[in-house]
RNA sequence: CACGUGCUCCGGGGUCGGUGAAAAUCCGAGCCGGCGGUGACAGUCCGCGACCCGAUCGAGACCCCUGCCCGGGGAAUCGAGCGGUUGACCUGGUGAAACUCCGGGACCGACGGUGAAAGUCCGGAUGGGAGGAGCAACGU
Numbered sequence: 001c002a003c004g005u006g007c008u009c010c011g012g013g014g015u016c017g018g019u020g021a022a023a024a025u026c027c028g029a030g031c032c033g034g035c036g037g038u039g040a041c042a043g044u045c046c047g048c049g050a051c052c053c054g055a056u057c058g059a060g061a062c063c064c065c066u067g068c069c070c071g072g073g074g075a076a077u078c079g080a081g082c083g084g085u086u087g088a089c090c091u092g093g094u095g096a097a098a099c100u101c102c103g104g105g106a107c108c109g110a111c112g113g114u115g116a117a118a119g120u121c122c123g124g125a126u127g128g129g130a131g132g133a134g135c136a137a138c139g140u
Base pairs, nucleotide, nucleotide: 002140003139005136006135007134008133009132010131015029016028017027018026030120031119032109033108034048035047036046037045043107044106052084053083054082056080057079058078059077062074063073064072065071089105090104091103092102093101111123112122113121
């Protein structure tokens, strides 16, 4: 110094007004954008995470066969990896190179709840996580 091992920390943002009995959900105007990659910087290119679905493996309170032991079957729930699903961009310019920068105009945003329909309120979440940073000793 690099690889590996162990440990620690970090790791998601966003509103006002109007109408109305009631809306931060409708109307109007705003605001927000996880992680890695990408010849030059990305919510909209490639991939990942989370949410959702599935089966497999492991653990299983409890229930049944059966009153008990053994045994067998079913199981809420939890964990693991695997598979599936998962929204959205065009254009002009610059340049060696940009759907990433500058100009212009667009678009997207899970699930449950909520006297009225949600990217923005409440909730799962003091959660989880892609990943990032650092420390330590040992070995090579």
A computed fold for a 140-nucleotide RNA from Pengzhenrongella sicca, annotated as FMN riboswitch aptamer (RFN element). The sequence is in RNAcentral, with records from Rfam. The model forms 100% of the base pairs in the Rfam consensus. It matches the Rfam family "FMN riboswitch aptamer (RFN element)". Rfam links the family to the GO term FMN binding. The source organism's lineage runs through Bacteria, Bacillati, Actinomycetota, Actinomycetes and Pengzhenrongella.